Source information:
The RNA shown here (SAM riboswitch aptamer (S box leader)) has 111 nucleotides and comes from Virgibacillus halodenitrificans JCM 12304. Model confidence (mean pLDDT): 87 of 100. It matches the Rfam family "SAM riboswitch aptamer (S box leader)". About the family: The SAM riboswitch is found upstream of a number of genes which code for proteins involved in methionine or cysteine biosynthesis in Gram-positive bacteria. It was read from a public genome assembly, where an Rfam model found it.
RNA sequence: CUCUUAUCUAGAGCGGUGGAGGGACUGGCCCUGUGAAACCGCGGCAACCUUCAAACAUUUCUGUUUGAAAGGUGCUAACUCCAGCAAAGUGAAAGCUUUGGAAGAUGAGAG
Numbered sequence: 001c002u003c004u005u006a007u008c009u010a011g012a013g014c015g016g017u018g019g020a021g022g023g024a025c026u027g028g029c030c031c032u033g034u035g036a037a038a039c040c041g042c043g044g045c046a047a048c049c050u051u052c053a054a055a056c057a058u059u060u061c062u063g064u065u066u067g068a069a070a071g072g073u074g075c076u077a078a079c080u081c082c083a084g085c086a087a088a089g090u091g092a093a094a095g096c097u098u099u100g101g102a103a104g105a106u107g108a109g110a111g
Stems, first nucleotide, its partner, number of pairs: 001111008013042005021031003025084004043076003048072002050069008080103001085100006
């Protein structure tokens, strides 16, 4: 980098360095010198993988469910900040609502 698969309306910030950007892309709309990105330190959230325990199923391998822990990741403004493509509903129109998708993010696995 590509593919497969699961999840994405919950949750969780202070300090130091730094010094103008950031929120993936486009359009909006926001955040930001009352200090952006990035890096570092210390916290926190969550429970994908992992570990442990119990129950159930299975001839076995093992699987499922529930609970606990927190070793590997991840995350810690705004629903993935909103929309983007399609369909349905509604409306005179602009638009609005809902559903599905695309794209993206993260985990696990494969190449």